The prediction has a mean pLDDT of 76. Predicted 3D model of an 89-nucleotide RNA (c-di-GMP-I riboswitch aptamer) from Geomonas edaphica. It was read from a public genome assembly, where an Rfam model found it.
RNA sequence: UGAAGACAAAGCCAAACCUCGGGUGACCGGGGGACGGAAAACCACGGGACUUACUCCAGGUCACUCCAACAGUCGGCCGGGUUGCCGGA
Numbered sequence: 001u002g003a004a005g006a007c008a009a010a011g012c013c014a015a016a017c018c019u020c021g022g023g024u025g026a027c028c029g030g031g032g033g034a035c036g037g038a039a040a041a042c043c044a045c046g047g048g049a050c051u052u053a054c055u056c057c058a059g060g061u062c063a064c065u066c067c068a069a070c071a072g073u074c075g076g077c078c079g080g081g082u083u084g085c086c087g088g089a
Base pairs, nucleotide, nucleotide: 005086012037013036017032018031019030020029021028022027035076041082042081043080045079046078047077048074049073050072051071058065059064
């Protein structure tokens, strides 16, 4: 220096669930907890999933339902970009 990703070592992150708080909601933050992760670090750029709905389309028993982002959520769904720990044959 180090492509691969070890049955190595060191440290790192933390799903479900519980709990406290925030949000209409998807979900987010703190604490507990570990299913997992070599990018489960960062960036909503492309795709995807999800949430909300003033208006619009359609339906209606007139309660509402449905459709639908230019508003949002998810980076632990996939791709892309940037950075990066350890390290044996």